[in-house]
RNA sequence: GCAAACCUGGGAAAACCCAGGGACGCAAAGCAACGGGACUAAUGAGUCAAUCGACUCGAUGUCCGCCGAGCCGCCA
Numbered sequence: 001g002c003a004a005a006c007c008u009g010g011g012a013a014a015a016c017c018c019a020g021g022g023a024c025g026c027a028a029a030g031c032a033a034c035g036g037g038a039c040u041a042a043u044g045a046g047u048c049a050a051u052c053g054a055c056u057c058g059a060u061g062u063c064c065g066c067c068g069a070g071c072c073g074c075c076a
Base pairs, nucleotide, nucleotide: 001026002025006021007020008019009018010017011016024065030071031070034068035067036066037063038062039061044057045056046055047054048053
């Protein structure tokens, strides 16, 4: 210097994000979605049911405080 969980308000279908409070921790817990990994599953597709609904597939979405690579980087 940053700011987890949690709380309040707002946004999103959700994951999650933003602001305020708050501090678990962090030399990179700075930037960024290039390669992995994880999360959600809307539009869509399929199956069951055949009233309401339920299940499966699925990222174009999300996470860098999950890992690797890249760029910048304090004091001693």
Predicted 3D model of a 76-nucleotide RNA (c-di-GMP-I riboswitch aptamer) from a soil metagenome. The sequence is in RNAcentral, with records from MGnify. Its mean pLDDT, the model's own confidence on a scale to 100, is 89.